[in-house]
Molecule: RNase P RNA; transfer RNA
Organism: Binataceae bacterium (SeqCode)
RNA sequence: GGAGUGAGCCGGGCGAUCGCUCCCGCAAGGGAGAGGAAAGUCCGGGCUCCACAGGGCAGGGUGGCCGUUAACGGCGGCGCGGAGCGAUCUGCGGAAAGUGGCACAGAAAAUAGACCGCCCGCAAGGGCAAGGGUGAAAUGGCGGGGUAAGAGCCCACCGGCGCGCGAGUGAUCGCGCGCGCAUGCCAAACCCCGCCCGGAGCAAGGCCAAAUAGGAGGGUGAGCGGCCCGCUCACAGGCCCUCGGGUAUGGCCGCACGAGCCGCCGCGCAAGCGGCGGCCUAGAGGAAUGAUCGCCGUCCCCGUCCCUCCCGGCGGGGAGACAGAACCCGGCUUACAGGCUCACUCCGGCA
RNA sequence: GGCACCGUAGCUCAAACCGGUAGAGCGAGGGUCUGCAAAACUCUGCGUUCCCAGUUCAAGUCUGGGCGGUGCCGCCA
Repeated sequence: GGAGUGAGCCGGGCGAUCGCUCCCGCAAGGGAGAGGAAAGUCCGGGCUCCACAGGGCAGGGUGGCCGUUAACGGCGGCGCGGAGCGAUCUGCGGAAAGUGGCACAGAAAAUAGACCGCCCGCAAGGGCAAGGGUGAAAUGGCGGGGUAAGAGCCCACCGGCGCGCGAGUGAUCGCGCGCGCAUGCCAAACCCCGCCCGGAGCAAGGCCAAAUAGGAGGGUGAGCGGCCCGCUCACAGGCCCUCGGGUAUGGCCGCACGAGCCGCCGCGCAAGCGGCGGCCUAGAGGAAUGAUCGCCGUCCCCGUCCCUCCCGGCGGGGAGACAGAACCCGGCUUACAGGCUCACUCCGGCA
Repeated sequence: GGCACCGUAGCUCAAACCGGUAGAGCGAGGGUCUGCAAAACUCUGCGUUCCCAGUUCAAGUCUGGGCGGUGCCGCCA
């Protein structure tokens, strides 16, 4: 210098003028005001109500192991397989519990089977599965022995399965012995195994106010949701559904101090945890957070100057994304103009 | 704001439970008939199964993500 891998960050700054929402203030005035994804609502949790959510079935989710956490399908480390020269990336329970599927082609698509072929035989018939051919996939691979021809039929190596010993928390690994091999693929097919999950959602829920016909019909014990049990309350002025009526998008709380943010130290490979110090950081509710101008900064284009190119100076013009809180938080995923940083790998050159 | 559902031909729908050449009706186009047309008869599926990945030999169907659309939910009693 080139090519690449992984991780992280910024995503305009300052000033003036005119506005918007909220808070403080009698007023003048002062203060605060979107994001890395506020998004999708895909997971998980807090919170609220229903038993401070209980047992079983059904249903749903998840899937190597260990850890982390409030929890997770997240994250970290590790294991095995695959890809890459490498940094690194990526897949992951069970097909030997059972059921089922495998179009076309092919002899045969899985309790097997034999088209061509090989061998014995005059033939009838019998033996075989090495080779050919089909297919996405064909019943361990390769070599040798053996045979009429062949074949784990026998042997060595590799692969596979089982057992034992050792290492490791574990996935797993190492060593030894045994078994000629019995077991094709699909579980993002049903299913089996382990683990997890009660339901609804801030329009949850609580308080206050206004108004009316505190009405009619139907059903029934209600909370309770897909079902059963169990529990609590109630035994009619109850509860549920529908219709009708009222109100007019009524006010307050929930609602922003929280698994909070920043810095330092310690433990841990890391995710993360602990301690100390500092800080307070939008709360609207048909929904504010904006617009214009000037200067600076980034990038692009044009003209001009430095003889030319690069760099640079001056002048002019243009671009600047994705998007936007609505109870809150931890993740994931998706969108994003332009730019920056760090670590590592491979190749080439020079010293 | 929350929750549920849907997307296949121009339109209305199948094939989706349990993966194996995407089809039916209406419409549209061509042809026959006719002086011309309508009707009738006949021929033609005219398609990015909303899009992108994944699983699989194979995806409209199964899994994940995205896009678009539809519906329901105020309070008092």